The RNA shown here (Glycine riboswitch aptamer) has 88 nucleotides and comes from an uncultured Pelagibacteraceae bacterium. It matches the Rfam family "Glycine riboswitch aptamer". Rfam's curators write: This family represents the bacterial glycine riboswitch. The coordinates come from a structure-prediction model, not an experiment, and the mean pLDDT is 76. It was read from a public genome assembly, where an Rfam model found it. The model forms 80% of the base pairs in the Rfam consensus.

[in-house]
RNA sequence: UAAAAAUUAACGGGAGAGAUUACUUAAAUGUAGCGCCGAAGGAGCAACCACCCCGGAAACUCUCAGGCAAAAGGACCGUAAAAGUAAA
Numbered sequence: 001u002a003a004a005a006a007u008u009a010a011c012g013g014g015a016g017a018g019a020u021u022a023c024u025u026a027a028a029u030g031u032a033g034c035g036c037c038g039a040a041g042g043a044g045c046a047a048c049c050a051c052c053c054c055g056g057a058a059a060c061u062c063u064c065a066g067g068c069a070a071a072a073g074g075a076c077c078g079u080a081a082a083a084g085u086a087a088a
Base pairs, nucleotide, nucleotide: 001088010079011078012077013076018034020033021032022031023030035068036067037066041064042062043061044060048056049055
C1' cells in the first nucleotide's frame, strides 16, 4: 500500500400457530381458562471437533421466556458504511 474472512450500523427478503371461551375495556385493554407454534433469548442431548487441562457444538429436542388478525418482533439469507486484521 492493500484490505479477503470474521465483527458491526443501515437497507431488503423473512415462516409457523385461536381476531379462541368467559368477564372486563373506547380498544385487537386487562384478568382467568382451554387449545396451539418455534426461527428472539434460554436450556438439554448428540453427530462431530478438540484433548495436558478446561471444553466447543445444531435449523434436533424442550417450551422457562416469547409468539398465535394487522402492526411490532423475528433465526437465517443478500448487500454492506466505518473501524480494522491476514495473505500478497